[in-house]
Formats: sequence, C1' cells, structure tokens
RNA sequence: AAAGUGGGCGGGGUGAUCGCUCGUCUUUGAGUCGCCCCCUCGGGGUCGGCGAAGAGGCGGGAGGAAAGUCCGGGCUUCGCAGGGCAGGAUGGUCGAUAACGUCGACCGGCCGAGAGGCUAGGGAAAGUGCAACAGAGAGCAGACCGCCGAACGGUCGCGUCCGACGGACGCGGCGCGUGGUAAGGGUGAAACGGUGCGGUAAGAGCGCACCAGCGUCCGAGGUGACUCGGGCGGCUUGGUAAACCCCAUCCGAAGCUAGAUCAAACAGGGUGCAAGAUGCAAGUGUCGCCGCAAGGCGAUGCGACAUCGCGAGGCGGCCCGCUUCGCUAUCGACACCCGGGUAGAUCGCUCGAGGCGACGGGCAACCGUCGUCCCAGAUAAAUGGUCACCGGUGCCGCAUCCGCGGCGUCACAGAACCCGGCUUACAUGCCCGCUUUCGAC
Repeated sequence: AAAGUGGGCGGGGUGAUCGCUCGUCUUUGAGUCGCCCCCUCGGGGUCGGCGAAGAGGCGGGAGGAAAGUCCGGGCUUCGCAGGGCAGGAUGGUCGAUAACGUCGACCGGCCGAGAGGCUAGGGAAAGUGCAACAGAGAGCAGACCGCCGAACGGUCGCGUCCGACGGACGCGGCGCGUGGUAAGGGUGAAACGGUGCGGUAAGAGCGCACCAGCGUCCGAGGUGACUCGGGCGGCUUGGUAAACCCCAUCCGAAGCUAGAUCAAACAGGGUGCAAGAUGCAAGUGUCGCCGCAAGGCGAUGCGACAUCGCGAGGCGGCCCGCUUCGCUAUCGACACCCGGGUAGAUCGCUCGAGGCGACGGGCAACCGUCGUCCCAGAUAAAUGGUCACCGGUGCCGCAUCCGCGGCGUCACAGAACCCGGCUUACAUGCCCGCUUUCGAC
C1' cells in the first nucleotide's frame, strides 16, 4: 500500500426569529359544591373546596430501527380441578436472563490458504415412504462384458485295451451345456470396506498383516458435550427425518378496542327443556291410641339438604372428571338469535426487569455494590417554518502546493400501554482488532 475479516459510533452542526405541544409552579377567574348567618323565600353574605378559559416563570418533546407483528414477558380480565388424548414449539453441552424459538462460551460436522463463517446438531439396527436418467443391480440388491475345465455332461484329437465297425479307460484341447464367481472392466453423484500376501478350478474377509468403520472393556483429561491412548471381537450393517414417524423437554385463553370509575340515554322480545327414585334433622299437616288437661307414643305426608339418575350451561378443541341451575319448570344458572340506546369525561398513561459513571466478580453473555439523573404522553393525533454561517459528499472550472469558485445533494424513515430479543431497510462518514500478499528499512 492492497485485498479480506470481526466489531463499535453516528445519522448534519451553530445562532437568530416566528410558531406547536406536555409537565410543574404562581396568578386571574366564568361557574359550582358544603357548613353557618340574614331575608320580602326571589335571593344575598363570610369561610372552605373543586374549577372551564386566560396570563406569566421554569423544564421537557420521536428511533437504531419507532418498521414487521415474528418470539418472550410485565400488566389487565376470565378460568383456576385435575388427568388423558389431540395440537403447537424446541432439539449438542454448560452457563446468562423475568423469560424466550434470544444471548455467551465450548464440543461435533461442513466451508475457507487464513483471520473467520454456517449449522433445523437426539434417533435410519421400531416401522412406512422418497431418490430423474444410466445401469445386471440403488438396500438383506445384482450378472451386461468377462473369469473358471475342480464337479456333472457334450464334442474334437491322440494312445491303450476289449468280447470289435462299437464300447471302456487315460491324456490334451474347446466357456459348448448345467453350473461356480463378484476379484478385473463397464454404468452412475453414489454399487454392500481399502492395500498387500496366502488360498482356490477361478474367486471372495475364505484366512492373515496393517488401516478405516462398528461393538465392547479399560486408562488419562474435561462440570459436560467430547477428546486422546490401549486391549478384545464378529468381519463390515448406503442417503434422506426443515419426509411421515419414534424419543426427550416445554406450553391455560384473550388482549390497552385489555380493563376500572363517573355521567347520560333506552325497550325489550324469543328459543334452548327434561324423568324420576331413595334417604331425611329441627319443625309441621293428617289419622289412630293414651291422658281431665298440658302433653306423650305410633303410622304416614311435606321438609332445607344429601346420594343416584335425567336435561341444559361452564372449564382454549375432544373424552373422563369437576362444577352451576332445574327436575312439572310462567323460574333460575346461563347459552344463542332478533331488536333498541350510548360511542361523553376521567383513569389505565409512563419511576422503569430504567439511563449514565466508577469499582469488584466472570474467558464472555451478564451479575453485584456505590454514586448520579428523570430523559414524550398525544387522542385525528404535537415536536415545525424562515434566514445566515459552517460541515459531509458528487460533478465541473481554476490552481505549483495550501486551496478557491459554481451547480446539485445529505439516507432508511415517524412514538400511541411498556420492556427484552429476532428479522428487514439505510446516502455518506469515522474509529478499533485480526488475517494474507507486495514493497522499503
């Protein structure tokens, strides 16, 4: 100097002037409320509170993504009685965190010369499925070209023998048939371990040596995932699960149009519906008996409630279970349908898992202690306009350099309950670390 790689900051600045909006304090104050007093019952006065609207002082006013609405929560309401199934999510280990599908460190795999980057990273020997073409064959596969004369046959040649125109035996040839083979070649992205030696008719982990893989045992290191080393063993058991599936872990629902308070107005109507049985306290009705009476005893009915059952509803979907209401029902707990009224005011609404700084712990994410600060709260939605100077940047012109002048341009984009992340968009500029190459000293 160039190329690469990892991270951070920022998103024009200053002044003047005119405006917008919120908070807080002071002040003025239409009106309103309460106690007391007066009065001609219309009202008036003192004191205290609330208070529309106005004025003034002080202070604040969009983001790193406010976007997407993809995750997780805080908060609010409903439920809270669970269990199972379905559904959804995550998927190496150990940590961080309120939590997460996020973040940090490490392990394994892949990419890169490297710094580094990616990873949906449990299971393919539980099962099912899928993979074009080529090829014999693509998962308990397979013989296209080949190789093999050992086995059983055939055929040719030679020789010997015999009971002689045929047969037997032997030797040699021929991959001819039945058969053996998967080492060599071919197809393919990939072909059921690799190299070598032995063995065989020819071959093959068929056997052996070394290696890879798998299984198992032991040792060392590490919290762990895992890494390294050694022994033994059968000889070897593709890919794909962001395919179905299996395994492990986790998961109530809805949402600020949540919800709360105040004020105002109106008009309600209909449907859903069934099955009873048993027991029964206090009390009570009826009948019978005893008693002068008070009252007592017995039988039976009613009786809040309980058990079983039936019907309707609720618990995110289904089942079990639980629970509410009713069991003669013109009701009730509710559910659904049709119809009517109101969309007003206030709260929720910004002090937080908060920001910044120092120190300590930790490789880090992050945590702790101390100090300091208050940094938008709108409700059709405010945070802006103008002028001047400066800055960055593109082009052109001038210029020896410093630089000067002119024209243009300054990104992505705007809070709406809040917070932690992820993803996406972004003109230009600056800073820090590391890797490699070239050159100089």